[in-house]
Molecule: Fluoride riboswitch aptamer (crcB RNA motif)
Organism: Nitrospirota bacterium
Order: sequence, then C1' cells, then structure tokens
RNA sequence: ACUUCAAAAGGCGAUGGGGUUCGCCAUUAACCGUCCUGAAGGGCUGAUGACUCCUACUCUCGA
Repeated sequence: ACUUCAAAAGGCGAUGGGGUUCGCCAUUAACCGUCCUGAAGGGCUGAUGACUCCUACUCUCGA
C1' cells in the first nucleotide's frame, strides 16, 4: 500500500450532496412552509435549523 472477513457508527428539523454545530424525537415519535378563500381555487419566499463548500435554479454586469 492492497485485498478479504466480522462488528459499530439511530431518526428528524418545507426541494440535492459534503463538513461543522445546535435543537427535537424514540418508531403509536420528532418532521411534512406561508398568504387569500366557506370550499373550490389562486398567490409568495427559500436548495441551510444555523454556518460554509459543491451542484441545480434565478437576477444583474462584463468578455
């Protein structure tokens, strides 16, 4: 350095992934945005719980 075998590393926080951190929940749980509307229906913000990076999307400017 590589390969094989075994065990452990829980889940969630409105749209993807990595890292850090906070909070919540114990599977009958935590969680599943907001506004108008009797309902139907229509509208609005954000890829974060928070920070940061990548990806996607949107706006502006330049080449």